[in-house]
Molecule: small-subunit ribosomal RNA
Organism: Salinimicrobium gaetbulicola
RNA sequence: ACGAUGAAGAGUUUGAUCCUGGCUCAGGAUGAACGCUAGCGGCAGGCUUAACACAUGCAAGUCGAGGGGUAACAGGGUGCUUGCACCGCUGACGACCGGCGCACGGGUGCGUAACGCGUAUACAAUCUACCUUUUACAGGGGCAUAGCCCGGGGAAACCCGGAUUAAUAUCCCAUGGUAUCAUUUAGUGGCAUCACUUGAAUGAUUAAAGUUUCGGCGGUAAAAGAUGAGUAUGCGUUCUAUUAGCUAGAUGGUAAGGUAACGGCUUACCAUGGCUACGAUAGAUAGGGGUCCUGAGAGGGAGAUCCCCCACACUGGUACUGAGACACGGACCAGACUCCUACGGGAGGCAGCAGUGAGGAAUAUUGGACAAUGGGCGAGAGCCUGAUCCAGCCAUGCCGCGUGCAGGAAGACUGCCCUAUGGGUUGUAAACUGCUUUUAUACGGGAAGAAACACUCCUUCGUGAAGGAGCUUGACGGUACCGUACGAAUAAGGAUCGGCUAACUCCGUGCCAGCAGCCGCGGUAAUACGGAGGAUCCAAGCGUUAUCCGGAAUCAUUGGGUUUAAAGGGUCCGUAGGCGGGAUAAUAAGUCAGUGGUGAAAGUCUGCAGCUCAACUGUAGAACUGCCAUUGAUACUGUUGUCCUUGAGUAAUUAUGAAGUGGUUAGAAUAUGUAGUGUAGCGGUGAAAUGCAUAGAUAUUACAUAGAAUACCGAUUGCGAAGGCAGAUCACUAAUAAUUUACUGACGCUGAUGGACGAAAGCGUAGGUAGCGAACAGGAUUAGAUACCCUGGUAGUCUACGCCGUAAACGAUGGUUACUAGCUGUUUGGCUCGAUUGAGAGCUGAGUGGCUAAGCGAAAGUGAUAAGUAACCCACCUGGGGAGUACGUUCGCAAGAAUGAAACUCAAAGGAAUUGACGGGGGCCCGCACAAGCGGUGGAGCAUGUGGUUUAAUUCGAUGAUACGCGAGGAACCUUACCAGGGCUUAAAUGUAGUCUGACAGGGGUGGAAACACCCCCUUCUUCGGACAGAUUACAAGGUGCUGCAUGGUUGUCGUCAGCUCGUGCCGUGAGGUGUCAGGUUAAGUCCUAUAACGAGCGCAACCCCUGUUGUUAGUUGCCAGCGAGUAAUGUCGGGAACUCUAACAAGACUGCCGGUGCAAACCGUGAGGAAGGUGGGGAUGACGUCAAAUCAUCACGGCCCUUACGUCCUGGGCCACACACGUGCUACAAUGGUAGGGACAGAGAGCAGCCACUGCGCAAGCAGGAGCGAAUCUAUAAACCCUAUCUCAGUUCGGAUCGGAGUCUGCAACUCGACUCCGUGAAGCUGGAAUCGCUAGUAAUCGCAUAUCAGCCAUGAUGCGGUGAAUACGUUCCCGGGCCUUGUACACACCGCCCGUCAAGCCAUGGAAGCUGGGGGUACCUGAAGUCGGUCACCGCAAGGAGCCGCCUAGGGUAAAACUGGUAACUGGGGCUAAGUCGUAACAAGGUAGCCGUACCGGAAGGUGCGGCUGGAACACCUCCUUU
Repeated sequence: ACGAUGAAGAGUUUGAUCCUGGCUCAGGAUGAACGCUAGCGGCAGGCUUAACACAUGCAAGUCGAGGGGUAACAGGGUGCUUGCACCGCUGACGACCGGCGCACGGGUGCGUAACGCGUAUACAAUCUACCUUUUACAGGGGCAUAGCCCGGGGAAACCCGGAUUAAUAUCCCAUGGUAUCAUUUAGUGGCAUCACUUGAAUGAUUAAAGUUUCGGCGGUAAAAGAUGAGUAUGCGUUCUAUUAGCUAGAUGGUAAGGUAACGGCUUACCAUGGCUACGAUAGAUAGGGGUCCUGAGAGGGAGAUCCCCCACACUGGUACUGAGACACGGACCAGACUCCUACGGGAGGCAGCAGUGAGGAAUAUUGGACAAUGGGCGAGAGCCUGAUCCAGCCAUGCCGCGUGCAGGAAGACUGCCCUAUGGGUUGUAAACUGCUUUUAUACGGGAAGAAACACUCCUUCGUGAAGGAGCUUGACGGUACCGUACGAAUAAGGAUCGGCUAACUCCGUGCCAGCAGCCGCGGUAAUACGGAGGAUCCAAGCGUUAUCCGGAAUCAUUGGGUUUAAAGGGUCCGUAGGCGGGAUAAUAAGUCAGUGGUGAAAGUCUGCAGCUCAACUGUAGAACUGCCAUUGAUACUGUUGUCCUUGAGUAAUUAUGAAGUGGUUAGAAUAUGUAGUGUAGCGGUGAAAUGCAUAGAUAUUACAUAGAAUACCGAUUGCGAAGGCAGAUCACUAAUAAUUUACUGACGCUGAUGGACGAAAGCGUAGGUAGCGAACAGGAUUAGAUACCCUGGUAGUCUACGCCGUAAACGAUGGUUACUAGCUGUUUGGCUCGAUUGAGAGCUGAGUGGCUAAGCGAAAGUGAUAAGUAACCCACCUGGGGAGUACGUUCGCAAGAAUGAAACUCAAAGGAAUUGACGGGGGCCCGCACAAGCGGUGGAGCAUGUGGUUUAAUUCGAUGAUACGCGAGGAACCUUACCAGGGCUUAAAUGUAGUCUGACAGGGGUGGAAACACCCCCUUCUUCGGACAGAUUACAAGGUGCUGCAUGGUUGUCGUCAGCUCGUGCCGUGAGGUGUCAGGUUAAGUCCUAUAACGAGCGCAACCCCUGUUGUUAGUUGCCAGCGAGUAAUGUCGGGAACUCUAACAAGACUGCCGGUGCAAACCGUGAGGAAGGUGGGGAUGACGUCAAAUCAUCACGGCCCUUACGUCCUGGGCCACACACGUGCUACAAUGGUAGGGACAGAGAGCAGCCACUGCGCAAGCAGGAGCGAAUCUAUAAACCCUAUCUCAGUUCGGAUCGGAGUCUGCAACUCGACUCCGUGAAGCUGGAAUCGCUAGUAAUCGCAUAUCAGCCAUGAUGCGGUGAAUACGUUCCCGGGCCUUGUACACACCGCCCGUCAAGCCAUGGAAGCUGGGGGUACCUGAAGUCGGUCACCGCAAGGAGCCGCCUAGGGUAAAACUGGUAACUGGGGCUAAGUCGUAACAAGGUAGCCGUACCGGAAGGUGCGGCUGGAACACCUCCUUU
């Protein structure tokens, strides 16, 4: 190159990501079923369940050319009595004898795990009726018997006796070979036994049937073929080891018997074998194959229809006959069941075709015909054939056809939807016009399938055969098909529409009803439920359910994994097995190539062809990947021989070490004892107590005793297979490394089963016991405290011997070998160089660490000590839970260990990393956060708001910080939304248009609480255009009703905190990161430096306003220094423009200057200057976002709700209630004060239905007069303060609540429910518990003034204004809040998180269990039918033989003891799920005592404690190592 034509994914774990991993879906298929629907045809298919039971009919007969014969039918004949009898005479033929068939065809899948099946061989170990070919033969004789006839028994089935008879029935004799057997013998061949030469010789034994039309058809023997059958062998053929040993005819031999034939097939004797981890035995399940479904394939699943084989025929056993059976429609026996019966006995077997019942989700007609194909018998005609061919039923499947086609827009009406005077969609769809007629219907015609046999004739020819012609035969069926007529006429549904997955809206419902394959949907705006409209996909079907394959690389040969996701055995030794160094030769088992045989047909694929096409069918080819045989090749593997040294090992030399075992020994510490000194405490803790102590402790000194462990050295040190090993020394033993030669010569690696070792705890026996210390006791802590803490303390810890055999037995990383860049420590060897005895340098082995390249990895990481690249061997994994549990077995003294499931349940469980949030983690920083101060609240009285309670109503909202003097910046009516009662139903406002009227309004009266109702009086204007008012009509109501969790807008809070992001680039598979981090600095993500980042945006700051200084301009209503006038006095006047002030514009402040520190940014300085100095002070200004924060009652608005009321009007009441609780305030408790008198100084704001000077009256609130002012002009006593006097510490000359009386004002109206004045009254209260709030300078504290709302006012509130005017801050340990970085996390609704266990309740499956009840199999014993075989035989038979009797074996039955395996069960154990239950809080953060593993003890429970181990522990400090300089 040719060839080969074939392989798709998605959803779901998370806040998001990558991975692991399960679950689910899209495809195809079916002997299917169910739901809805249904026009036709062709071809197929149709009890998968009860191998359950069967009524009825049919499914195997045939031959008279085998026989005796004649029951029925027909014909004929005879007799005659003319309708009867007789005659087998003929056609034919019931029953009988005989032959052949019945062993085929048809059904089913019980059994069977087997030479049953498949495939390939063998039979030299075999048989074969009918058929074909060939050869030979057929002589003689006999006895019976069925039938028929007679008699008998029985209900029947049927049976018995007598007489008589035939054969192709049966017997005897003869003949006979190439038959069989025995003996002897020759040759040839073969893989052995042996076979063949039908070798030769001798001996023995066994055959036959007739019939005939004389052609024949049959008969006997032998040989060969064909067909069929039998037997043996290799290979293949399900699951379980929680089945590990099985076997007595068992394995072999000899002999005999038996068979068609080999063989323990059977028997006797002898031997003791045979099978098994490459799975025997046992158990479970199952007919096998061709093939079918699926799949790219490899595979996986299935074994319907069709074909081949096997097995079975009610269940079990048995043989007979026969060529063939141990026989579906034969026999005998036993059993179960059904039926008949006269109770004595009998009959039966649909897993043949129909059909019935039952079972079940479910599977058809008690049809036609032998016309075709095939079968049996027959010479043939023919008969039989539920085989077969056809028809019937069923959308069960596959295939095909149709239900019309073209035109037709006013884009009609209806329906549905919307942003609704209008559109969209249904939709060219309909109507309407034209056309066609498949199909249906009617009528008419009308096949192929049939070729034959037989018969007749002819030809070749000839007692046979072949060919030709004629004639005959159709169940299906008057069917397929064809023609004519007719008229759109006769014919469309099902499912779906949230994503996967093509297709969307409205209404109803409101976590209900319901849906759902997975995720999930439904709690008032559901594309997910139900309906509708519309759409999508298929279509005479469409969906659902079930099952199988696929997707699933999710058992991975193709084609997976094991550090952390599930998964490396605790370690080593070693058996079987698997794998294995170099050279050479032989062989040819594996391997490769060629050839031959086989691989049935059907099926599959391809070509061609036939039904109009297709399905379907025919024909030809390919394939059938396999098995066997044979020939060749020899690289590789294997086998065998010879050799090699590099793998492995041995020896020698030199080293090394906490390697092991046993002995000896040392010092420190602790405890105890004795003695001394000594006195009141000791000890312990967060703080205490229990405990010890005046009988002298603790402390201290001396001596003695005991047991256990070995400080310093000491270290990412060393040794060991792992566990593990540590004072010194001796003995014994083992190991490792290096070096050099020498030796052996592949002796190697791994390693199932097996063996040895194996921390701690624990067990047994005997010792020992100082300290420590489960359990236990006491004391604390606590709500409790079976704990943490303390005081004691037993087992144990130690030794010896023996068990146990497990750990986070970890590097969570099996062993061996080889290869693949580097740098740098350290331990222990060797070599070389080097001034000397060496400091050192270099090279080279073996260990042990760190960092890193490539690579690998999901990432974290790993990286020559691999988790890289390869090879070999072993072990292990396949979603989470249930569960390392149950049962069984093995081991163990026990504890327990090892092996190790299922039901059920969930859609996840999990790994690594990311961003947040959180931590009783860490670091840094800030804030009236704490601290330092000042003044309050909390105690009293009152005011006000809230809760609660009450009520007819106490309208509603706000309710941690961020509600509570809040909405409300004015509730007596109104407001008003609430309650009671009484009215109204389109009235109001506004607009437009039209019509009509001249009313209406106003005054008075009556009823009434008023609204309202009724009565009386009065009645338009006009420039004549109209205006005004009213009525009426039409259009558009209203709702403080609900939802702030449907919303807009507005607002609070974190927070005036410094943060929140983007573009491009870079890093990462990705979520994301970087920028925004680091070092400084700042009030600040403010700025600087560094920098894979460079820039930018929203925030910060600045720009804006007020205020503090100055200047310029301007000068009234403000100002008045100087000049003048005037007054008792006053900018009052002329005037002035200096000053104050007013209000516009400018200037000024920027770390600018100086010094210090610093790279810089910046900071510091009582620096200078300046009115002001480091943001000068104050205000406005509120990033991305959080709290489903607040508000539907400001307003707006979606949806829902009400409509003679949830709308609206009116009167009265309520929002003001009052055992109580809380918040916010006011006034006080007094002398820094009260009272009285006198005196001084603001700012800002307001005013005509107003502010009100001044005068008079009243004690006063106020009233009556009355100037000024729409205001820099008029209107208001500022108070604290100062001066004087008084009070003298008291419930007071403090304090003013409460109550009584009298008034004023506003208002229609002060009763509920106003404010104020006067007189009187004179409560609580003497500085406030726990706790808690505000404030850092013109601030706190204190003092008054003004305004909004407003008739008045419950204002002590709110918002502003000015006057007087402090104290303190060392500092950041702590409380609270916040910001940045880092760390851990099982949290993400984000710690108000998550989550564990007991107990209680309900449901579900399951283990144990006294017992009850089944099943299959085996063993032992007893019994034992039919029957074969053996023996016997006095009866029968001439005989052969038979009946009878005996024996062996056996189906079945009975008994017994065990084992195995089910069901059920009082009671009981744990498990799972559910829900707002109970108790605690074990785990996740250092989870508040780090957690976890093994073990032991204890406890309501999670759990606690002891011993040993691990890091899969945080933080801090130190040490060591590495990188860089």